[in-house]
């Protein structure tokens, strides 16, 4: 110096599962009514019920790996958490970039 791995940052891609039911509050809108009030629709934010998803995180087993004290281990499994219109998030992949470490 180049290259590979790894970490951070930026950009792009990125799945699955109820926009289910019920209830409260607020806003808005339509109808009835002299008025008080009342019935329905939509949206937002909460509560409850059941169903479901797994690719933040977490946990479990283990192929395998290191080495022999033991440790590291998944896209598998479980769903505590998270999620089930969209948005956000998102394992993982690609490109660029910065520094450190390791190997050739």
């Nucleotide at each position: 110096g180049c290259u590979g791995a790894u970490c951070g940052c930026g950009c792009g891609g990125g799945a699955g599962a109820g926009u289910u039911c019920u209830u409260g509050u607020g806003a808005u809108u339509c109808g009835g009514g002299u008025a008080a009030c009342u019935g329905g629709g939509u949206c937002a934010c909460g509560g409850g019920a059941c169903g479901c998803c797994g690719a933040a995180g977490g946990a479990g087993c283990a192929a395998c790996c290191g080495c022999c004290c033991c440790g590291g281990a998944a896209u598998c499994u479980c769903u505590c958490a998270g999620g089930c219109c969209a948005a956000u998030g998102g394992a993982c992949c690609g490109c660029g970039u910065g520094g450190g470490u390791c190997g050739a």